[in-house]
Molecule: c-di-GMP-I riboswitch aptamer
Organism: Bacillota bacterium
RNA sequence: CGAUUAUAUGGGCAAACUUACUGAAAAGUAUGGACGCAAAGCCGUGGAUCUAAGGUGCCGAUAGGUACGAUGAUUGCCAGGUUGCCGUU
Numbered sequence: 001c002g003a004u005u006a007u008a009u010g011g012g013c014a015a016a017c018u019u020a021c022u023g024a025a026a027a028g029u030a031u032g033g034a035c036g037c038a039a040a041g042c043c044g045u046g047g048a049u050c051u052a053a054g055g056u057g058c059c060g061a062u063a064g065g066u067a068c069g070a071u072g073a074u075u076g077c078c079a080g081g082u083u084g085c086c087g088u089u
Base pairs, nucleotide, nucleotide: 003088004087012037013036017032019030020029021028022027035076041082042081043080045079046078047077048074049073050072055068056067057066058065059064
C1' cells in the first nucleotide's frame, strides 16, 4: 500500500416508538429508546420509491374537487463514488 473479516479487543451508529420544534406534505432536527448494522461514515451521481406546495388542465356560480407533476424527500431501497478503525494474511 492492497486485499480480507471471527462467538477477538477497544469502541461506533441507532429502527420502531415517545416528547418538542420545522415543513403544504413526504420527511428532517433535537430528546429519550434499541430493531438491527463491518461502513447503518460522507456524497442525491444512476436507478427506484415517497410527497404534491407553486404551476398547468378539467369540473364547479363560488367555496372547493380532481388529474398531471419535483425544483422537495429517502444514503437504514439497490448501485456507484469517496474516506476510515481493529485483527489476520